Description:
Large-subunit ribosomal RNA, domain VI from Brevibacterium otitidis, 252 nucleotides, folded computationally. The full RNA is in RNAcentral, with records from ENA. The coordinates come from a structure-prediction model, not an experiment, and the mean pLDDT is 87.

[in-house]
Context: one part of a larger RNA
RNA sequence: CGUAGGAAAUUUGAGAAGGGCUGUCCUUAGUACGAGAGGACCGGGACGGACGAACCUCUGGUGUGCCAGUUGUACCGCCAGGUGCAUGGCUGGUUGGCUACGUUCGGGAAGGAUAACCGCUGAAAGCAUCUAAGCGGGAAGCCUGCUUCAAGAUGAGAUUUCCCUAUGAGGCGCCCUCUAGACCAGGGGGUUGAUAGGCCAGACGUGGAAGCACAGCAAUGUGUGCAGCUGACUGGUACUAAUACGCCCACC
Numbered sequence: 001c002g003u004a005g006g007a008a009a010u011u012u013g014a015g016a017a018g019g020g021c022u023g024u025c026c027u028u029a030g031u032a033c034g035a036g037a038g039g040a041c042c043g044g045g046a047c048g049g050a051c052g053a054a055c056c057u058c059u060g061g062u063g064u065g066c067c068a069g070u071u072g073u074a075c076c077g078c079c080a081g082g083u084g085c086a087u088g089g090c091u092g093g094u095u096g097g098c099u100a101c102g103u104u105c106g107g108g109a110a111g112g113a114u115a116a117c118c119g120c121u122g123a124a125a126g127c128a129u130c131u132a133a134g135c136g137g138g139a140a141g142c143c144u145g146c147u148u149c150a151a152g153a154u155g156a157g158a159u160u161u162c163c164c165u166a167u168g169a170g171g172c173g174c175c176c177u178c179u180a181g182a183c184c185a186g187g188g189g190g191u192u193g194a195u196a197g198g199c200c201a202g203a204c205g206u207g208g209a210a211g212c213a214c215a216g217c218a219a220u221g222u223g224u225g226c227a228g229c230u231g232a233c234u235g236g237u238a239c240u241a242a243u244a245c246g247c248c249c250a251c252c
Base pairs, nucleotide, nucleotide: 001152005163006162007161008160009159010158011157015149016148017147018146021049022048023047024046025045026044027043033038051106052105053104054103055102059100060099061098062097066093067092068091069090070089071086072085073084074083075082076081110144111143112142117137118136119135120134170248171247172246173245174190175189176188177187178186195241196240197239198237199236200235201234202233205229206228211224212223213222214221215220
């Protein structure tokens, strides 16, 4: 831009893509078969490998504005307490998120038409013959079935509801943003507001803050006190910012 008004929601499925893997063991059964050695079909069950998808409850990884310990040095006048730099200085943990080494699930059943092949009936050709007429069986393969996309399927489909005739439906811009994201797009929100930040409360994490007191010559320890601090998490709260405004537009 089109789908001859606009919008929202729900859909049909022409067509396309994906998937389709396989092993070992147990049982049937040491049965059928076989002189023995050996050793099944058919059927039932268990556990795996590789591959794939989704997810983060668990186990791990990461976690550069979370917490703690600690070395050197400089600074905050000194002590104490801190801050900068040194690979985040190093070390031990770690929320959210993202992840695999983690968890869950998948390959199926079934139907149809068939290949090689196996048959029934059966002539040509008084026999025989699966084939010439006719009728069956038969594969990890084919068509369905399962998952995903899908009406630009220009053949542009369907259903439901709503809105508007310029006093203008609707859309876009602009702004706050994230379940989205390279940009764009998409989702949520824009004061009739919880969209983001801040703040409050909580959770998770760290692991017992500073100050003061006490014990000890001191290093240090104990108490106040499961303290203090706490990124992304959860729930609230208009304090801050989404103010204001512009543009396009429907055979009228």